[in-house]
Predicted 3D model of a 91-nucleotide RNA (c-di-GMP-I riboswitch aptamer) from an Anaerolineae bacterium.
RNA sequence: ACUCGAUAAAGGCAAACCUGCUGAAAAGCAGGGGCGCAAAGCUCUGGGUCUAAGGCUGAUGAAAAUCAGCUAGGAUCGCCAAGCCGCCGAA
Numbered sequence: 001a002c003u004c005g006a007u008a009a010a011g012g013c014a015a016a017c018c019u020g021c022u023g024a025a026a027a028g029c030a031g032g033g034g035c036g037c038a039a040a041g042c043u044c045u046g047g048g049u050c051u052a053a054g055g056c057u058g059a060u061g062a063a064a065a066u067c068a069g070c071u072a073g074g075a076u077c078g079c080c081a082a083g084c085c086g087c088c089g090a091a
Base pairs, nucleotide, nucleotide: 004089005088012037013036017032018031019030020029021028022027035078041084042083043082045081046080047079048076049075050074054071055070056069057068058067059066060065
């Protein structure tokens, strides 16, 4: 240095849930709270999954409108993979 990950040491992050705010929604941010995590650090690069404002199609309807289906450019890195950076040093 690389691989690896301990009943080690110092730390770190923060699930569900609650409150407030943003958003059409999925979800995100902040505070509280801890389920857990050796990358639960960062990046949507490839997939998967979620949502459907807008768009397209259909049905009903005089129309307005309502309902249904499809669709990501939206979201998820604590879904997997990939890339980059990183604490410690037992076996």
The sequence was found by an Rfam model in a public genome assembly.